[in-house]
RNA sequence: GGCCUAGUGGCGAAGGGGUAACGCGGCUCUCUGCAAAAGAGUUAUGCGCCGGUUCGAGUCCGGCCUAGGCCU
Numbered sequence: 001g002g003c004c005u006a007g008u009g010g011c012g013a014a015g016g017g018g019u020a021a022c023g024c025g026g027c028u029c030u031c032u033g034c035a036a037a038a039g040a041g042u043u044a045u046g047c048g049c050c051g052g053u054u055c056g057a058g059u060c061c062g063g064c065c066u067a068g069g070c071c072u
Stems, first nucleotide, its partner, number of pairs: 001071007010024003018055001025043006048064005
């Protein structure tokens, strides 16, 4: 230098055009003598950045950035 893959809440991780799941964590409550465990509720401006397409983009297209891999 070329090519491929990935980037989503504090962390992990789904979703591949139509209101962004789930788990862990955090907070509050129930329970308890107090805790732990368990249960209930809740969190939260999460889609790397800039453009494009579209009525509508996390999703499709282009460029860039970052990480990993392959080739030379």
The RNA shown here (transfer RNA) has 72 nucleotides and comes from a Patescibacteria group bacterium. The source organism's lineage runs through Bacteria and Bacteria candidate phyla.